[in-house]
Molecule: Glycine riboswitch aptamer
Organism: Candidatus Nanopelagicales bacterium
RNA sequence: UCGACCCCUGGCGGGAGAGAACUGCACUGCAGUCGCCGAAGGAGCAAUAGCCCCGACAACCUCUCAGGCAAAAGGACCGCUAGGGGAAGG
Numbered sequence: 001u002c003g004a005c006c007c008c009u010g011g012c013g014g015g016a017g018a019g020a021a022c023u024g025c026a027c028u029g030c031a032g033u034c035g036c037c038g039a040a041g042g043a044g045c046a047a048u049a050g051c052c053c054c055g056a057c058a059a060c061c062u063c064u065c066a067g068g069c070a071a072a073a074g075g076a077c078c079g080c081u082a083g084g085g086g087a088a089g090g
Stems, first nucleotide, its partner, number of pairs: 001090002005086010019034001021033005035069003041065001042063003050054001
């Protein structure tokens, strides 16, 4: 000095599911009552590494605490891009 690749953050685009449920007050919000959804977040576990006992650790799998069930907002994940950090190797 270049730098595959990895991580974090921001921006843009795509992005599912499930009652515009009922009642009350308010005016599109809150509360209560049931019925549902899983892809914010959270929790749980396998094989297996390690290993004396035991047992780290995962998910879009499970649970629905939270969140959500017209639109809006949010949204795991994917693509592009900017910034920061790390980095095999040249």